[in-house]
Context: one part of a larger RNA
RNA sequence: CCAGCUGGUGAAUGGCUCGGCUCGAGAGCCGACGACGGACGUGCCAAGCUGCGAUAAGCUCAGGGAAGCCGCAUGGAGGCGAAGAACCUGAGAUCUCCGAAUGGGAAUCCCUCUACAAUUGCCUUGCGCAAUGGGGAACGCUCCGAAUUGAAACAUCUCAGUAGGAGCAGGAAGAGAAAUCAAUCCGAGAUGUCGUUACUAACGGCGAGUGAACGCGACACAGUCCAAACCGAAGCCCUCACGGGCAAUGUGGUGUUCGGGCUGAUACCAAGCAGUUCGAGUUCGUGAGAAGUCUCCUGGAACGGAGCACGAUACAGGGCGACAGUCCCGUAUCACGAACGCGACCUGCGGAUCAGUUCCCAGAGUAGCGGGGGUUGGAUAUCCCUCGUGAAUACCUCAGGCAUCGACUGAGAAGACUAAACACUCCUCGAGACCGAUAGCGAACAAGUAGCGUGAGCGAACGCUGAAAAGCACCCCGAGAAGGGCGGUGCAAUAGGGCCUGAAAUCAGCUGGCG
Numbered sequence: 001c002c003a004g005c006u007g008g009u010g011a012a013u014g015g016c017u018c019g020g021c022u023c024g025a026g027a028g029c030c031g032a033c034g035a036c037g038g039a040c041g042u043g044c045c046a047a048g049c050u051g052c053g054a055u056a057a058g059c060u061c062a063g064g065g066a067a068g069c070c071g072c073a074u075g076g077a078g079g080c081g082a083a084g085a086a087c088c089u090g091a092g093a094u095c096u097c098c099g100a101a102u103g104g105g106a107a108u109c110c111c112u113c114u115a116c117a118a119u120u121g122c123c124u125u126g127c128g129c130a131a132u133g134g135g136g137a138a139c140g141c142u143c144c145g146a147a148u149u150g151a152a153a154c155a156u157c158u159c160a161g162u163a164g165g166a167g168c169a170g171g172a173a174g175a176g177a178a179a180u181c182a183a184u185c186c187g188a189g190a191u192g193u194c195g196u197u198a199c200u201a202a203c204g205g206c207g208a209g210u211g212a213a214c215g216c217g218a219c220a221c222a223g224u225c226c227a228a229a230c231c232g233a234a235g236c237c238c239u240c241a242c243g244g245g246c247a248a249u250g251u252g253g254u255g256u257u258c259g260g261g262c263u264g265a266u267a268c269c270a271a272g273c274a275g276u277u278c279g280a281g282u283u284c285g286u287g288a289g290a291a292g293u294c295u296c297c298u299g300g301a302a303c304g305g306a307g308c309a310c311g312a313u314a315c316a317g318g319g320c321g322a323c324a325g326u327c328c329c330g331u332a333u334c335a336c337g338a339a340c341g342c343g344a345c346c347u348g349c350g351g352a353u354c355a356g357u358u359c360c361c362a363g364a365g366u367a368g369c370g371g372g373g374g375u376u377g378g379a380u381a382u383c384c385c386u387c388g389u390g391a392a393u394a395c396c397u398c399a400g401g402c403a404u405c406g407a408c409u410g411a412g413a414a415g416a417c418u419a420a421a422c423a424c425u426c427c428u429c430g431a432g433a434c435c436g437a438u439a440g441c442g443a444a445c446a447a448g449u450a451g452c453g454u455g456a457g458c459g460a461a462c463g464c465u466g467a468a469a470a471g472c473a474c475c476c477c478g479a480g481a482a483g484g485g486c487g488g489u490g491c492a493a494u495a496g497g498g499c500c501u502g503a504a505a506u507c508a509g510c511u512g513g514c515g
Stems, first nucleotide, its partner, number of pairs: 001513008014500001015464002019435002021432006027425002029135002037098003040053003044076002048072002059092006068080003103111003112115001118132005139170001140168005150157001154205001180188002192219005202210002223417003226363001230253002234251001235246004259361003262356005272349004277344003281340008292308001293324001294307004309326002311315001317329003368389007396412005451458002471499001475485003
């Protein structure tokens, strides 16, 4: 120096999984009755996490529950429990300080001494009665609104009304019951979303590029209420009551495009709303739930092998000392209860139909037009803003992608509401030809932790003894709570507490070869 062997170090690999990821279904707001979030406390011993709040790992009640219990956390001490604990569900009580933080101030504390601070509404004028504020993963609506980039440069354009910012709301939001489309023969009948229409019509330094709608096919379907005409107190709110307040500047009735009022006639009936009862359904919870622990063998252990049986509307899955339909929990199936929304009957409220048109009503700085902008596919023909101008009144008005006129067709603006179908996933449940500890969330472990940074912020690593701790008594060496020996436990200790398996690089010793 090389090779082998025996060990060490080392952690790969294999196996495992109380964790992730994705999809589906469900569910979807909390807050001045003080939230979300945090600080500080709280245990017999208590550093962390969890729980809780000076009543502090808890207090009371109701229901379930069952013989154990005093969280993670397996120790010591001491307790609780058949007078029913622990645990689960529901309802209460307590709930320090900060925090929208709200008497004033402040780095979670203090001061005055008891204060709805501020902004609003009503108001009996007293903060009397009420409301708002802040938070929420993404989703929604409104407002503000880039640049990189592309145009092979760049300015209109594009990226893009995107990113980002602000405000506001809900479990969804928004839209929505035609002054709509279509068509010049017919017709459709609120809105939304998906597919198509469609790299189409159209816009565009007509460059780069941008880019709908009608219609058709689906999902889901639902329609209503005011203002006014007419009537005129017949009405509403607070209060246990008395009483008080609102209201003729109109509470209430009628009525709403199939126009209505009004007048007349015929009739007591439709939709809809509310309530009782009953019923199939969904979700959750509770309960019942079949059949071998038979014989022999191996083994530490039978769930394995051999033999003989049995169940199955249950051979999904998990556990148990190796691979279990028949050991345990479950599973198929069935039953019961609660909540939810739906449907049916009944009751009450409710008001229907026809005719007439002398009269009355039907949303104004609106429709329209002109100037200037923004936006859009919207071109002369999108939608919106601004300045100016400015109608008609159902015998009327608007629209029908240039304007005007006449027809025809469609529809009644300038008031309001509206479920379902569709977006998202902080959360719950289920599933997986997803990952299996350098993977999968950054995080299977003290994880947004340790650590870093003045700060905004950045941000790890760390899983596995054994079936059961049976976690090595006693003795010896040793300075020894190190380490080792003997010994014991165990199937196994080369399973000895960072302990399953234990590769490689690498280290030591021994043996052999070469020299």
The prediction has a mean pLDDT of 82. The part of an RNA shown here (large-subunit ribosomal RNA, domain I) has 515 nucleotides and comes from Halobaculum litoreum. Taxonomically the source falls in Halobaculum (Archaea, Methanobacteriota, Halobacteriales, Haloferacaceae). Its Rfam family is "Archaeal large subunit ribosomal RNA". Gene Ontology terms of the family: structural constituent of ribosome and ribosome.